[in-house]
């Protein structure tokens, strides 16, 4: 690496260095970017997955603390595959008509999967 479990719509930015692309990969879209993105380092912050400790009569539960990680543009930036709702400008029937009915490619809304990320476990 692969396997397994949990989470992924909340939250939190400044400085220095570097230099041309970057947002995991492919396609399409969108966004950031020489007013310096991305990355690296430092500091600061956010959160509370794991461990320890503290509070609690108390294992558990709950609260706190923050050592190990993690994170600090856009929902994991969005879509792609599957399922469902809605939708006619497509049809069809009728016709005096702002009518009935069918379908849902495309569009849209929600869910799931896949892939990925992070942590724990196992090996």
């Nucleotide at each position: 690496a692969a396997c397994u479990c949990a989470u992924c719509a909340a939250g939190a930015g400044c400085g220095g260095c570097u230099a041309a692309g970057a947002g995991a990969a492919c396609u399409g879209g969108c966004u950031c970017u020489a007013c310096g993105a991305c990355g690296c380092c430092g500091c600061a912050g956010c959160a509370a997955c794991c461990a320890g400790c503290c509070u609690u009569c108390a294992u558990a539960u709950a609260g706190g603390u923050g050592g190990g990680u993690g994170c600090u543009u856009c929902c994991u930036c969005c879509a792609g595959c599957c399922c469902g709702g809605c939708u006619a400008a497509g049809g069809u029937c009728a016709c005096g008509a702002u009518g009935g009915c069918c379908u849902a490619a495309g569009g849209u809304c929600a869910g799931g999967a896949a892939a990925g990320a992070u942590g724990g476990g196992a090996a």
Molecule: SAM riboswitch aptamer (S box leader)
Organism: Trueperaceae bacterium